The prediction has a mean pLDDT of 80. Transfer RNA from Sinocyclocheilus anshuiensis, 72 nucleotides, folded computationally. Its Rfam family is "tRNA". Rfam's curators write: Transfer RNA (tRNA) molecules are approximately 80 nucleotides in length. NCBI's taxonomy places the organism under Eukaryota, Opisthokonta, Craniata, Osteoglossocephalai, Sinocyclocheilus.
């Protein structure tokens, strides 16, 4: 230069067009002389950006940006 995938909590990732969730980490509380475990319960989300489609978009298109990755 072309093409292809991908982008969602601090990390790892689910999510069928109809008010986003799991584990991990993290407050807290129980449990223990204490810790480690295990248990219960919170925080944490501009769904990369703009735009279009729709009554409605994380989800479906278009264009950018970042990442990966074939070919050259």
């Nucleotide at each position: 230069g072309g093409g292809g995938a991908u982008g969602u909590a601090c990390c790892u990732c689910a999510g069928u067009g109809g008010u986003a969730g799991a584990g991990g980490u993290u407050g807290u509380g129980c449990u223990u002389u204490g810790c480690a475990u295990g248990u219960a319960u919170g925080a944490g989300g501009u769904u990369c950006u703009g735009g279009g489609u729709u009554c409605a978009a994380u989800c479906c298109c278009c264009a950018g940006c970042g990442u990966c990755u074939c070919c050259a």